The RNA shown here (transfer RNA) has 73 nucleotides and comes from a Planctomycetota bacterium. It matches the Rfam family "tRNA". Taxonomically the source falls in Planctomycetota (Bacteria, Pseudomonadati). The coordinates come from a structure-prediction model, not an experiment, and the mean pLDDT is 82.
RNA sequence: GGUCUCGUAGCUCAACGAGCAGAGCGCUGCCCUGUCACGGCAGAGGUCGCCGGUGCAAGCCCGGCCGGGACCG
Numbered sequence: 001g002g003u004c005u006c007g008u009a010g011c012u013c014a015a016c017g018a019g020c021a022g023a024g025c026g027c028u029g030c031c032c033u034g035u036c037a038c039g040g041c042a043g044a045g046g047u048c049g050c051c052g053g054u055g056c057a058a059g060c061c062c063g064g065c066c067g068g069g070a071c072c073g
Stems, first nucleotide, its partner, number of pairs: 001072007010025004019056001027043005049065005
């Protein structure tokens, strides 16, 4: 340098055929307990890597860029 692949909550990852962004763990509060843990209930947390394009509508499709990984030279 080229090809492919990944980038979504603090972490690990979903979201089919574009149609109101979710789960587990973690975190916070309450209940439970003599206390902690376990358990139960509730909640907070996202410009979906960045910039454009298409489209009624984009996490999803298209282009460029940035970053991680694999392979080739």

RNAcentral holds the sequence, with entries from ENA.